[in-house]
Context: one part of a larger RNA
Molecule: small-subunit ribosomal RNA, 3' major domain
Organism: uncultured bacterium
RNA sequence: UGACGGGGACCCGCACAAGCGGUGGAGCAUGUGGUUUAAUUCGAAGCAACGCGAAGAACCUUACCAAGUCUUGACAUCCUUCUGACCGGAACUUAACCGUUCCUUCCCUUCGGGGCAGAAGUGACAGGAGGUGCAUGGUUGUCGUCAGCUCGUGUCGUGAGAUGUUGGGUUAAGUCCCGCAACGAGCGCAACCCCUAUCCCCAGUAGCCAGCGGUUCGGCCGGGCACUCUGAGGAGACUGCCAGGGAUAACCUGGAGGAAGGCGGGGAUGACGUCAAAUCAUUAUGCCCCUUAUGAUUUGGGCUACACACGUGCUACAAUGGCGUAAACAAAGGGAAGCGAACCUGCGAGGGUGGGCAAAUCCCAAAAAUAACGUCCCAGUUCGGACUGUAGUCUGCAACCCGACUACACGAAGCUGGAAUCGCUAGUAAUCGCGGAUCAGAAUGCCGCGGUGAAUACGUUCCCGGGUCU
Numbered sequence: 001u002g003a004c005g006g007g008g009a010c011c012c013g014c015a016c017a018a019g020c021g022g023u024g025g026a027g028c029a030u031g032u033g034g035u036u037u038a039a040u041u042c043g044a045a046g047c048a049a050c051g052c053g054a055a056g057a058a059c060c061u062u063a064c065c066a067a068g069u070c071u072u073g074a075c076a077u078c079c080u081u082c083u084g085a086c087c088g089g090a091a092c093u094u095a096a097c098c099g100u101u102c103c104u105u106c107c108c109u110u111c112g113g114g115g116c117a118g119a120a121g122u123g124a125c126a127g128g129a130g131g132u133g134c135a136u137g138g139u140u141g142u143c144g145u146c147a148g149c150u151c152g153u154g155u156c157g158u159g160a161g162a163u164g165u166u167g168g169g170u171u172a173a174g175u176c177c178c179g180c181a182a183c184g185a186g187c188g189c190a191a192c193c194c195c196u197a198u199c200c201c202c203a204g205u206a207g208c209c210a211g212c213g214g215u216u217c218g219g220c221c222g223g224g225c226a227c228u229c230u231g232a233g234g235a236g237a238c239u240g241c242c243a244g245g246g247a248u249a250a251c252c253u254g255g256a257g258g259a260a261g262g263c264g265g266g267g268a269u270g271a272c273g274u275c276a277a278a279u280c281a282u283u284a285u286g287c288c289c290c291u292u293a294u295g296a297u298u299u300g301g302g303c304u305a306c307a308c309a310c311g312u313g314c315u316a317c318a319a320u321g322g323c324g325u326a327a328a329c330a331a332a333g334g335g336a337a338g339c340g341a342a343c344c345u346g347c348g349a350g351g352g353u354g355g356g357c358a359a360a361u362c363c364c365a366a367a368a369a370u371a372a373c374g375u376c377c378c379a380g381u382u383c384g385g386a387c388u389g390u391a392g393u394c395u396g397c398a399a400c401c402c403g404a405c406u407a408c409a410c411g412a413a414g415c416u417g418g419a420a421u422c423g424c425u426a427g428u429a430a431u432c433g434c435g436g437a438u439c440a441g442a443a444u445g446c447c448g449c450g451g452u453g454a455a456u457a458c459g460u461u462c463c464c465g466g467g468u469c470u
Base pairs, nucleotide, nucleotide: 007470008469009468010467011466012465013464015460016459019424020423021422022421023420026315027314028313029312030311031310032309033308034306035305042053043052064301065300066299067298068297069296070295073125077124078123079121080120081119082118083117084116088103089102090101091100092099106115107114108113127290128289130288131287132286136284138279139278140277141275143273148187149186150185151184152183153182154163155162156161167178168177169176193267194266195265196264198235199234200233202231203230204229207225212222213221214220238261241255242254243253244252245251317417321376322375323374324373325372327370333364334363335362338357339356343352344351345350383414388409389408390407391406392405393404394403430452431451432450433449434448435447436446
């Protein structure tokens, strides 16, 4: 000077408390450990690994295993020689790659050759998801969006260092005010950026009977931008005004006006540093290692195993419910090797045909909870749907290992969950559906969107974490 203390003082945070809903019990999904295996590829390991890398393992992916093949190589540059092609098509062979044969088949030229492509050869080399994240770059997590971390000059101290940055108030904040051997400054805070809440102006191929006319009753047509909306530009909030408190300061409490009030609500933004934190498997890269193999290629298998243990989720255990009938109201997205209407067909998943649409125009598209009516009458049930059987649909060379979905049948555990433990302070929790990325197909995951919409916070003694002074 720091760090630590079951030392002290002060302050903060869904940290506790007050509440609401879960997890831990059941079934399933998914990740991990363990075990097994020819292989179950590798990494991630308290918080900060475990629906994590993976925004999607049937082949491919793929790095693993078995077997079959290649050796200047699947890929790049250079040298020598030969050929005229390469591409495309066919036949044989093979588990497949590989291999063999046949057909078709270049350009420029000063005729020396050159370009391009293929084959053969030689070695320089290629190649390595092989090792080391404790050799590194870059990127990321975390403390933590916590309020801190420093510098110049001056002063003090023999010095390490101190001061400033401490103190009195205040704030979300080292935010601001006052004081002070300090005076200034930098990185952080805040603001500048984006979305959202109100209004104005400009514009009008979505919206409007608002007002007029027509109408096949559909903004459909004429017509019009008033409204909604969309898109650009502006206004608006600043403790600006009033009262009280306070040191007359900073600021705090209340009020007016206002769509919004004291940071209006979200997002992006992460200081100096810590953890030899994570990543050599995104990529780059030093060193080491392999070089007829630790490289390359093909078929099949594996990553999907299963006495078990843990994490994260989904679905339930029901009447605030299940089922049936007929009705209503979104937002945000995606669409050409695509979205696919209407019609026909099938109980259905789907199939046939294919209007329209590179999209405020057409399509995906039905929003669902909700409300109305009917039924069930507390039961392992008209709850719950695992598992299993049969028959199918779709994608795709191909659904046996190992896909999703449909119909009929089957109908398990489960009657609210021990110790313990998690999330959340408002349009939040809870609950309800919708969309997208990845993607041929394959979400209960992830990222978004809107609908309905609570309870509680006395307070800071205690648990956890953090900050300042001592």